Model confidence (mean pLDDT): 80 of 100. Transfer RNA, 75 nucleotides, folded computationally. Rfam family: tRNA. It is annotated as a transfer RNA. The same sequence occurs in records of 3 taxa.

């Protein structure tokens, strides 16, 4: 330098063929339970969907460039 792939909540990840309000588990906070802690139960808390632009009536999803990570090829 080229190719492939990934980037969504604090963490790990879903998200179908583009369509109604973007989700789960864990975690953080509060309460219950207990002599107490853990476990368990309940409540609450969560987002610039990497960035910018484009296509579209409509984009997490399609297209392009760039940034960062992973793998491969070449030198």
């Nucleotide at each position: 330098g080229c190719c492939u792939u990934g980037u969504u909540a604090g963490c790990u990840c879903a998200g179908u063929c583009g369509g109604u309000u973007a989700g789960a588990g864990c975690g953080c906070g509060g309460a219950g339970c207990u002599c107490a802690u853990a476990a368990c139960u309940c409540c609450a808390u969560g987002g610039u969907c990497g960035u910018u632009g484009g296509u579209u009536c409509a984009a997490g999803c399609c297209c392009a460039a760039c940034a960062c990570g992973a793998g491969g090829c070449a030198c």